[in-house]
Context: one part of a larger RNA
RNA sequence: CGCAGGAAAUUUGAGAGGCUCUGUCCUUAGUACGAGAGGACCGGGAUGGACGUAUCCCUAGUGCACCAGUUGUCACGCCAGUGGCAUCGCUGGGUAGCUAUAUACGGAUGGGAUAACCGCUGAAAGCAUCUAAGUGGGAAGCCCGCCUCAAGAUAAGAUUUCCCAGGCUUCGGCCCUAAAGGCUCGUUCUAGACCAGGACGUUGAUAGGGUGGAGGUGGAAGUGCAGUAAUGCAUGGAGCUGACCACUACUAAUUAGCCGUGCGG
Numbered sequence: 001c002g003c004a005g006g007a008a009a010u011u012u013g014a015g016a017g018g019c020u021c022u023g024u025c026c027u028u029a030g031u032a033c034g035a036g037a038g039g040a041c042c043g044g045g046a047u048g049g050a051c052g053u054a055u056c057c058c059u060a061g062u063g064c065a066c067c068a069g070u071u072g073u074c075a076c077g078c079c080a081g082u083g084g085c086a087u088c089g090c091u092g093g094g095u096a097g098c099u100a101u102a103u104a105c106g107g108a109u110g111g112g113a114u115a116a117c118c119g120c121u122g123a124a125a126g127c128a129u130c131u132a133a134g135u136g137g138g139a140a141g142c143c144c145g146c147c148u149c150a151a152g153a154u155a156a157g158a159u160u161u162c163c164c165a166g167g168c169u170u171c172g173g174c175c176c177u178a179a180a181g182g183c184u185c186g187u188u189c190u191a192g193a194c195c196a197g198g199a200c201g202u203u204g205a206u207a208g209g210g211u212g213g214a215g216g217u218g219g220a221a222g223u224g225c226a227g228u229a230a231u232g233c234a235u236g237g238a239g240c241u242g243a244c245c246a247c248u249a250c251u252a253a254u255u256a257g258c259c260g261u262g263c264g265g
Stems, first nucleotide, its partner, number of pairs: 001152001005163007015149004021049007033038001051106005059100004066093005071086006110144003117137004164264001166175003176262001181259004185201005206252003209248005215241003222235005
């Protein structure tokens, strides 16, 4: 920009893409078959490999804004307690998120038309013949079926709901009016390169803060007690705590502007 008014939502599916794999074991059954050795079809069940999709409850990893320990040095006047730098100084753990090695699931079932091939009936050609007329079976393959996208499918589809009913004219336009809805802007997100998408904007829990909790770390500082001291014990599952979960208007989402018209070849 188009889809012959504008808008919001829900959809159909032309078409396109994805998937399409396979082992072993048990059973049927030591049966059919075979002198024996050996050893099935068909059918039923279990469990793997590789691949794929989703997810983070479990396991494991990361987790440079969390906690603790610790070395050297500098600083806060000193002690104590802290902070800076040293690869995040090093080390031990670790929330959310992101991950795989973790967890769950998938390839199916079924239908149709067929290939090679196997048939029925059957002439040409009194026989025979699956074929010439007619009519069956038959594959991991083909078309559906399963999953995803999809009306720019210009053949532009469908359904539901919402909105707009003024006057003048010299036909050039002028006055009046500005809907539904959308955008800008702001607070943001399990959304994201930007854009887009979702939530919210005081009729408010959108983000931050505060409060409480979960989870993490692992026993803070101060004080007291024991010990010459290093240190230990008690107060006390203490103190601290990023992303997680709630509650709470304390802070910021202020005020506002713009587009979109007047019933539609």
Predicted 3D model of a 265-nucleotide part of an RNA (large-subunit ribosomal RNA, domain VI) from an uncultured Pseudomonadota bacterium.
The coordinates come from a structure-prediction model, not an experiment, and the mean pLDDT is 89.